[in-house]
Context: one part of a larger RNA
Molecule: small-subunit ribosomal RNA, central domain
Organism: marine metagenome
């Protein structure tokens, strides 16, 4: 390279936008590049393959042809791609009417729970475990009421539910503000799809600066356990956990299963459209669950939310370790991260 894969065997990039490029609906004319044929020239000798000859046969050699799959030019051929021009509406945008949802950002506002402070009732123990101890407590704990602070999250609804491109979003409300879905056909007329390179976002720890600290809580002490215990388990507690505003680019970032569109039997169950006079039932589009035909699959399974059955780009894989290390490089403030071998092994 050809072939062959990516759910769990090695393999979908963490998501999205979009450049190059690769590919792209219907109809109709031109053109003739690409394609397909004719004819010319051109493709050195040798080889190589084919007949035939020649050393006594072969090897080797001579000779004839055939081939040399190509390049160049020329006349044509137009189905298909392509380029160019005119049209088309089913793809794709717009439009307008409805409707949805914990989608984002920002401000305001609520109650219940913990700490903790204060004042009051009250007395001796709380609190913790397997069992204790460490710890608090007669300077009055602990429990019970007020009352004030502060900080973090938002029971119940809540669902196999809903939005989002992923990461993620959940108390109530206000403004701004992106998305979807349907239903009408009015408008545009291929104005697609897919993405190397790039840009943008992007959980949690980490980090810088500056706040804030109520729980909880790496590190750290105690205290138990224990043969030991640098742990589990108990009392403590500092970063941190929360806020701004820059960084950081990773996660078992999962559906372990890229995106876009066609087609392929059926039940079932829910969320939101339309639709029906209606709180029934059937329908139909757009999710999000079950189980199952046919096919697929090495079984598990997978099955119109495909792992079937095609078409189109893009990413990845090539035995186990050594190693996601070592080297350079690029990014970072560090931690690191991206990118990525080889010797040597078995």
């Nucleotide at each position: 390279u050809u072939g062959g894969g990516u759910u769990u065997a090695a393999a979908g990039g963490g998501u999205a936008c979009g450049u190059a490029g690769g590919c792209g609906g219907c109809c109709a004319a031109u053109u003739a590049a690409g394609u397909c044929a004719g004819u010319g020239g051109u493709g050195a000798a040798a080889g190589c393959c084919a007949g035939c000859a020649g050393c006594u046969c072969a090897a080797c050699u001579g000779u004839u042809g055939a081939a040399c799959u190509g390049c160049c030019a020329u006349u044509g051929a137009u189905a298909c791609u392509g380029a160019u021009u005119g049209g088309c509406u089913c793809g794709a945008g717009u439009u307008c009417u409805g409707u949805u949802a914990a989608g984002g950002u920002a401000g305001g506002c609520g109650g219940a729970a913990u700490u903790g402070a204060u004042g009051g009732u009250g007395u001796a123990g709380c609190g913790g475990u397997g069992a204790a101890a460490u710890g608090c407590a007669u300077a009055g704990a602990u429990a019970c009421c007020a009352u004030c602070a502060g900080g973090a999250a938002c029971a119940c609804c809540g669902a196999u539910u809903g939005c989002g491109a992923a990461g993620g979003c959940a108390g109530c409300u206000u403004a701004c503000u992106a998305g979807g879905c349907a239903g009408a056909a009015a408008c545009u007329g291929a104005c697609g799809c897919u993405a190397a390179u790039g840009u943008a976002c992007g959980a949690a720890a980490g980090c810088g600066u500056g706040g804030g600290g109520a729980u909880c809580g790496a590190a750290c002490a105690g205290g138990a356990u224990u043969a030991g215990a640098u742990a589990c388990c108990c009392u403590g507690g500092u970063a941190g956990u929360c806020c701004a505003c820059g960084c950081c680019g990773u996660a078992a970032a999962c559906g372990a299963u890229g995106c876009u569109c066609a087609c392929u039997c059926g039940c079932u169950g829910u969320u939101g459209g339309c639709g029906a006079c209606a709180c029934a039932c059937a329908g139909u589009c757009a999710g999000c669950g079950g189980c199952c035909a046919a096919g697929c699959g090495a079984a598990a399974g997978c099955g119109u939310u495909a792992a079937g059955u095609g078409a189109g780009c893009c990413a990845c894989c090539u035995g186990g370790g050594g190693a996601g290390u070592a080297c350079g490089c690029u990014c970072g403030c560090a931690a690191g991260a991206g990118u990525g071998a080889a010797a040597c092994u078995c």